[in-house]
RNA sequence: CGCCCAUCGGGCGAUGGGGUCCGCCUUUCACAACCGCUGGGCAGCCAGCUGAUGACUCCUCCCGGAGA
Numbered sequence: 001c002g003c004c005c006a007u008c009g010g011g012c013g014a015u016g017g018g019g020u021c022c023g024c025c026u027u028u029c030a031c032a033a034c035c036g037c038u039g040g041g042c043a044g045c046c047a048g049c050u051g052a053u054g055a056c057u058c059c060u061c062c063c064g065g066a067g068a
Stems, first nucleotide, its partner, number of pairs: 009026005016059006036049005
């Protein structure tokens, strides 16, 4: 210096926060994981759609309906 593995730690899973679990990346911090979908277009781009979860749960924000 390079490669591999283990442990610890860290980052991430299309809109906020907490808990639990799952997954991905990282062996050193990044050139990684991650950064949704549909239609048109060579592309840039334009138009449109769903969801505050990766999953479960609680809280918060937003929208609609009903009651007090």